The prediction has a mean pLDDT of 83. This is a predicted structure of a 391-nucleotide part of an RNA (small-subunit ribosomal RNA, central domain) from Candidatus Woesebacteria bacterium GW2011_GWB1_38_8b. The source organism's lineage runs through Bacteria, Bacteria candidate phyla and Candidatus Woeseibacteriota. It was read from a public genome assembly.
Context: one part of a larger RNA
RNA sequence: UUGGGCGUAAAGCGUCUGUAGGUUUUUUGGAAAGUCACUCUUCAAAGCCCGGGGCUCAACCUCGGAAAGGGGAGUGAUACUGUCAGAAUUGGAAUGCUUCGGGGCUACUGGAACUUAACAUGUAGGAGUGAAAUCCGUUGAUAUGUUAAGGAACACCGAGGGCGAAGGCAGGUAGCUAGGAGUUAUUUGACACUGAGAGACGAAAGCUAGGGGAGCGAAAGGGAUUAGAGACCCCUGUAGUCCUAGCAGUAAACUAUGCUCGCUAGGGAUAGGUCCCGCAAAGUACACAUAAAUCGUUUUAAUAUGCGAAAUGUGUUUUUUGCGGGAUCUGUCUCGUAAGCUAACGCGUUAAGCGAGCCGCCUGGGGAGUACGAACGCAAGUUUAAAACUC
Numbered sequence: 001u002u003g004g005g006c007g008u009a010a011a012g013c014g015u016c017u018g019u020a021g022g023u024u025u026u027u028u029g030g031a032a033a034g035u036c037a038c039u040c041u042u043c044a045a046a047g048c049c050c051g052g053g054g055c056u057c058a059a060c061c062u063c064g065g066a067a068a069g070g071g072g073a074g075u076g077a078u079a080c081u082g083u084c085a086g087a088a089u090u091g092g093a094a095u096g097c098u099u100c101g102g103g104g105c106u107a108c109u110g111g112a113a114c115u116u117a118a119c120a121u122g123u124a125g126g127a128g129u130g131a132a133a134u135c136c137g138u139u140g141a142u143a144u145g146u147u148a149a150g151g152a153a154c155a156c157c158g159a160g161g162g163c164g165a166a167g168g169c170a171g172g173u174a175g176c177u178a179g180g181a182g183u184u185a186u187u188u189g190a191c192a193c194u195g196a197g198a199g200a201c202g203a204a205a206g207c208u209a210g211g212g213g214a215g216c217g218a219a220a221g222g223g224a225u226u227a228g229a230g231a232c233c234c235c236u237g238u239a240g241u242c243c244u245a246g247c248a249g250u251a252a253a254c255u256a257u258g259c260u261c262g263c264u265a266g267g268g269a270u271a272g273g274u275c276c277c278g279c280a281a282a283g284u285a286c287a288c289a290u291a292a293a294u295c296g297u298u299u300u301a302a303u304a305u306g307c308g309a310a311a312u313g314u315g316u317u318u319u320u321u322g323c324g325g326g327a328u329c330u331g332u333c334u335c336g337u338a339a340g341c342u343a344a345c346g347c348g349u350u351a352a353g354c355g356a357g358c359c360g361c362c363u364g365g366g367g368a369g370u371a372c373g374a375a376c377g378c379a380a381g382u383u384u385a386a387a388a389c390u391c
Stems, first nucleotide, its partner, number of pairs: 004362003007345002012359001014201004021194003025088006033081002035077009049065006091191001092188004096183005103177007110154001114150008125136002162169002206247006215241002220236004258358006266335018285316006294309004340347002364391003373384004
């Protein structure tokens, strides 16, 4: 190693891109490296194993035989792996068309609420709590109205609904930009999967510099509560929360479930597309019909008449929109065991089922995610990561 595991017991890197490496569609032919067969050679003797013999037996000694396997050489086989040459299109990628969304960035902009200021009305309370008090108020508060300024967040729509690799993303408009899905066609022709190192992104809090500061609010102060109250409750309130440029790199970064591919009953719901059917409305084209009225034209002295246009109605065709139903692809959610799995809980086509490829990680509890060392960082600290000892 054959032969363990990772949802909750220890264990999936926070996420993605990608180097090396590992693995890799179908088919034809060549050669024969791996592989397999046979032959030769070598792996001293002793020992091991099998058979016989000698010490009275045994240990021990001795004789004979035999491998399995490894190295080298030769001959042969060609299914599989690798290699060389050729072909193919299903995997992948690209283009075209249709479409989707709070995906990202930048600029501009809107209303409600709040706070502050000014003015007006108005008078004794307001605020707060379990109850109070600190606090605000006759230098006129709270309340109501008008005006102005400011910062932050975007009610309703809004839905376990959407998008994004994850973190995350929501007022509106415009610009720039990335992505997904469907579709049928074209191009390429395995260009693929995973991914040690590496790189990029990465909530909140925190740090540096400069702005900003309405509300909220660590720290801090005060009032209560209490035996005490370094808290919970109340009144204030600084950093911070916001913006710009950097740093930091961690979270119960969770679906506590790595990524990719294939297979394995169903029911319901929902988002986006495509196709089909039915109904309704609107429009296009064609055909037919038309009482009266209108316009152009023929004819006429002028009407009448003929033709055309327009209008109306009916039928057919076609397009768009809306509603309903069905099929299908992609995503999301749920029920349920049918199977199966699981220690159980539960999972169950979005698997924790059945298989394949690649990566990461685990090996009793504590010591300890610590010490030391190293790398990174302005710091805070982060990453990597033990042992003694003890149960």